Predicted 3D model of a 76-nucleotide RNA (transfer RNA) from Eubacterium limosum. Lineage of the source: Bacteria > Bacillota > Eubacteriales > Eubacteriaceae > Eubacterium. It matches the Rfam family "tRNA". It is annotated as a transfer RNA. The same sequence occurs in records of 6 taxa. The RNAcentral record of the sequence draws on ENA and GtRNAdb. Its mean pLDDT, the model's own confidence on a scale to 100, is 80.
RNA sequence: GCCCUUGUAGCUCAGCAGGUAGAGCACCACCAUGGUAAGGUGGGGGUCUCCGGUUCGAAUCCGGACAAGGGCUCCA
Numbered sequence: 001g002c003c004c005u006u007g008u009a010g011c012u013c014a015g016c017a018g019g020u021a022g023a024g025c026a027c028c029a030c031c032a033u034g035g036u037a038a039g040g041u042g043g044g045g046g047u048c049u050c051c052g053g054u055u056c057g058a059a060u061c062c063g064g065a066c067a068a069g070g071g072c073u074c075c076a
Base pairs, nucleotide, nucleotide: 001072002071003070004069005068006067007066010025011024012023013022019056027043028042029041030040031039049065050064051063052062053061
């Protein structure tokens, strides 16, 4: 320098043939216990890395940037 993959909740990840975003763990409250843990019920929390474009509508499609990971390229 070139190519590929990934970027979604505090963490690990689903959701990618476009129709206003989910699970597990964690966190908070309650139930339960003499009390704690485990367990049960409920709740809060993300405009999906950023900037543009297409569209009535974008996490999803297109372009660019940034970040992380991987691969390739050279010769005496």